Record summary: The RNA shown here (transfer RNA) has 75 nucleotides and comes from Candidatus Moranbacteria bacterium GW2011_GWE2_35_2-. Its Rfam family is "tRNA". By type it is a transfer RNA. Model confidence (mean pLDDT): 82 of 100. Lineage of the source: Bacteria > Bacteria candidate phyla > Candidatus Moraniibacteriota. It was read from a public genome assembly.
[in-house]
RNA sequence: ACAGGAAUAACUCAGCCGGGUUAGAGUGCAACCUUAGCAAGGUUGAAGUCGCGGGUUCAAAUCCCGCUUCCUGUU
Numbered sequence: 001a002c003a004g005g006a007a008u009a010a011c012u013c014a015g016c017c018g019g020g021u022u023a024g025a026g027u028g029c030a031a032c033c034u035u036a037g038c039a040a041g042g043u044u045g046a047a048g049u050c051g052c053g054g055g056u057u058c059a060a061a062u063c064c065c066g067c068u069u070c071c072u073g074u075u
Stems, first nucleotide, its partner, number of pairs: 001074007010027004020058001029045005051067005
């Protein structure tokens, strides 16, 4: 330099192809229940500019363009 992949909650990820209901799961965190107490279990809750900027559209995490960071391969 070129090619491919990844970026979504504190962490690990799904959802993207084929746009449309309030953006979800597990772990973790907080409160409560249970226990003499702890662990385990249960219920509820908080936590998100969907990497950044623009475009298309009535409507974008999802489509298009550019950029940033990381991973892999080729030279």